[in-house]
RNA sequence: UCCGCGGUAGCUCAGCCUGGUAGAGCAGGUGACUGUUAAUCACCCCGUCGCAGGUUCGAAUCCUGCCCGCGGAGCCA
Numbered sequence: 001u002c003c004g005c006g007g008u009a010g011c012u013c014a015g016c017c018u019g020g021u022a023g024a025g026c027a028g029g030u031g032a033c034u035g036u037u038a039a040u041c042a043c044c045c046c047g048u049c050g051c052a053g054g055u056u057c058g059a060a061u062c063c064u065g066c067c068c069g070c071g072g073a074g075c076c077a
Base pairs, nucleotide, nucleotide: 001073002072003071004070005069006068007067010026011025012024013023020057028044029043030042031041032040050066051065052064053063054062
């Protein structure tokens, strides 16, 4: 330098193909239950969707540039 994959809640990840209310599990909080802990159940909290633009009535999703991580290839020595 080139190619591929990835970046979404505190963590692990769906959703992207095919644009139309941003989700799940775990973690955290409150309550119920329980002799206690644990478990279980209910509810609650949680987001600049990596950044900046573009297209569009509407973008996590499509397009462009850039940043970061992982893997591969190549170049120099």
A computed fold for a 77-nucleotide RNA from a Deltaproteobacteria bacterium, annotated as transfer RNA. Lineage of the source: Bacteria > Pseudomonadati > Myxococcota > Myxococcia. The sequence was found in a public genome assembly. Its Rfam family is "tRNA".